[in-house]
Context: one part of a larger RNA
RNA sequence: UGACGGGGGCCCGCACAAGCGGUGGAUUAUGUGGUUUAAUUCGAAGCAACGCGAAGAACCUUACCAGGGCUUGACAUCCUGCUAACGAAGUAGAGAUACAUUAGGUGCCCUUCGGGGAAAGCAGAGACAGGUGGUGCAUGGUUGUCGUCAGCUCGUGUCGUGAGAUGUUGGGUUAAGUCCCAUAACGAGCGCAACCCCUACCGUUAGUUGCCAUCAGGUAAAGCUGGGCACUCUGGCGGGACUGCCGGUGUAAGCCGAGAGGAAGGUGGGGAUGACGUCAAAUCAGCACGGCCCUUACGUCCGGAGCUACACACGUGUUACAAUGGCAGGUACAGAGGGCAGCUACCCAGCAAUGGGAUGCGAAUCUCGAAAGCCUGUCUCAGUUCGGAUUGGAGGCUGAAACCCGCCUCCAUGAAGUUGGAUUCGCUAGUAAUCGCGCAUCAGCCAUGGCGCGGUGAAUACGUUCCCGGGCCUUGCACU
Numbered sequence: 001u002g003a004c005g006g007g008g009g010c011c012c013g014c015a016c017a018a019g020c021g022g023u024g025g026a027u028u029a030u031g032u033g034g035u036u037u038a039a040u041u042c043g044a045a046g047c048a049a050c051g052c053g054a055a056g057a058a059c060c061u062u063a064c065c066a067g068g069g070c071u072u073g074a075c076a077u078c079c080u081g082c083u084a085a086c087g088a089a090g091u092a093g094a095g096a097u098a099c100a101u102u103a104g105g106u107g108c109c110c111u112u113c114g115g116g117g118a119a120a121g122c123a124g125a126g127a128c129a130g131g132u133g134g135u136g137c138a139u140g141g142u143u144g145u146c147g148u149c150a151g152c153u154c155g156u157g158u159c160g161u162g163a164g165a166u167g168u169u170g171g172g173u174u175a176a177g178u179c180c181c182a183u184a185a186c187g188a189g190c191g192c193a194a195c196c197c198c199u200a201c202c203g204u205u206a207g208u209u210g211c212c213a214u215c216a217g218g219u220a221a222a223g224c225u226g227g228g229c230a231c232u233c234u235g236g237c238g239g240g241a242c243u244g245c246c247g248g249u250g251u252a253a254g255c256c257g258a259g260a261g262g263a264a265g266g267u268g269g270g271g272a273u274g275a276c277g278u279c280a281a282a283u284c285a286g287c288a289c290g291g292c293c294c295u296u297a298c299g300u301c302c303g304g305a306g307c308u309a310c311a312c313a314c315g316u317g318u319u320a321c322a323a324u325g326g327c328a329g330g331u332a333c334a335g336a337g338g339g340c341a342g343c344u345a346c347c348c349a350g351c352a353a354u355g356g357g358a359u360g361c362g363a364a365u366c367u368c369g370a371a372a373g374c375c376u377g378u379c380u381c382a383g384u385u386c387g388g389a390u391u392g393g394a395g396g397c398u399g400a401a402a403c404c405c406g407c408c409u410c411c412a413u414g415a416a417g418u419u420g421g422a423u424u425c426g427c428u429a430g431u432a433a434u435c436g437c438g439c440a441u442c443a444g445c446c447a448u449g450g451c452g453c454g455g456u457g458a459a460u461a462c463g464u465u466c467c468c469g470g471g472c473c474u475u476g477c478a479c480u
Base pairs, nucleotide, nucleotide: 002479004476005475007474008473009472010471011470012469013468015464016463019427020426021425022424026319028317029316030315031314032313033312034310035309042053043052065304067302068301069300070299073128077127078126079124080123081122082121083120086104090099091098092097108117109116110115130294131293133292135290139288140287141283142282143281144279146277151190152189153188154187155186156185157166158165159164170181171180172179196271197270198269199268201239202238203237204236205235206234207233210229215226216225217224242265245259246257247256248255249254321420325379326378327377328376329375330374331373337368338367339366342361343360346357347356348355349354386417391412392411393410394409395408396407397406433456434455435454436453437452438451439450
C1' cells in the first nucleotide's frame, strides 16, 4: 500500500421489511449425481454446473460399444502408368463391399493426325493425410462473474530516506469520481452521462393498407366497384423535455411543490453499451494454435446396439388438488412473426387425428390465426361432471424404417393428489399473477424447454435495527 475484522461512521441494491405468487409434499417432463451396462460418448461443479454446450439423439447426427471391412487411406497436394468422364441392370452379402464384369457412352483444348493436355476414375510408390487422442496449469479468440457496481489510473508539480502519499481527501449534492464549494495541487485518460435503436405525442411528406369521412354504383352482407388520401395505419424526415418557466429554500451545485403549461417532468419507459482488474473461472469438443502421443490404428467405412438403462438422491419446470371452478351451447377483441419440396381459403368424407378435391399467395394484396373474457344452462362440495397419470383396444401422420425409441386422434380405464415440515425463490407497474399466439432448430418429434408477442391486470414499500452483496472514509492487525 492492500486484504481482512462476529471494529466504527456514512450510503446504496427486491438485501431485509411490507405485500403477491411460487419451491420443498403428489403426478409427470427434463437435466444431474449415483448405480448398472459391452457401451450407457464427452464437457459444465457454490453463488457464476444441473430444461447448461444440445435452436430438435429412431438411422444420420455420434464422438461410445460389440461385430464385419480398408490401409497413401473418407479428405488435400505432388510423381508414374492405364482409361475420357459418366453409368442402368445382375449375383453374393446385414451393409460396407466384392464379382463375370458388361449393355450403353465418347465429349472439351491443341495437333505435323502419330499424338499431347485439362478434368475425372483405376492401379502403384512414397512424401504425407487423418485423430471429437492428452494438456484451457503452454496459448489465441470468445464467454461467465463481481457489476451497469462507480470506480481504475496517468503526466507534471509538491511531500516523504524509501515503499509510497497528494490529486481521488474534506463540506454539500447526485443514479453516478454527477456537479458545486473548499483545497499543494494543476490538468488529463479509461469508465458515468450523452451521442445509437425501440416505444409514448405532434407536424410534414408519400399512398395498390385504411375510409362511406365526401360523391356515385352495387349487395343477403361486405371498400365489393368507380373515385378520393380526410382519418386510421405504414415508411421517410423533422419537432418536442431543457429543472426551460413560476413559488419556496440554498453562497453554489441542487432540493421541495396534487404549481403552470404539456402526450410525456425531473435519467419519461425499455434495449444496446460492461472501465482497471478478480476467480491459473469456462472452453484444445465450435474454430485456431505450441509442444506431447497414435500411424494395418487412438485413422477410416458399414449395418446393429447405446447416448432413452433404474433400488435411489438432487436441481429446474409442467399439470393439479377445484365453485374466483369444471362441462356444454352461443358470441367478441390482438400483436409479433412464418409461408413454394411451403402456407392453404372453400367444398366433400371421417366422431376426430387426417384424407380427397380445389383456389389464392414468393404475400400491408392470399394464408396460418387467439385464449382468458361476455351471455345462457348445468354440476352443489364429493376423491366428485375435480384431477388426469397409467394401461387396453382401434386408427392417423412423417419417414427406407417408429421393436428397443416418435408425435397426434378416438373409445375404454381412471392412479397419486384435499394446498404441502424445516426451508427457499421471483417480483416495485402495464410489473407480479393469469390467458393464449408466433418463431428458430426441424422429414417427424419426445417443446411442459428457449426466444419473442400481445390480452386481462393487482397488492405493498412504516422504515434501514437485523440477513446477503456492494461503494466511500476511518481504526485495529497474527497476513501481503
Small-subunit ribosomal RNA, 3' major domain from an uncultured bacterium, 480 nucleotides, folded computationally. RNAcentral holds the full RNA, with entries from ENA and SILVA.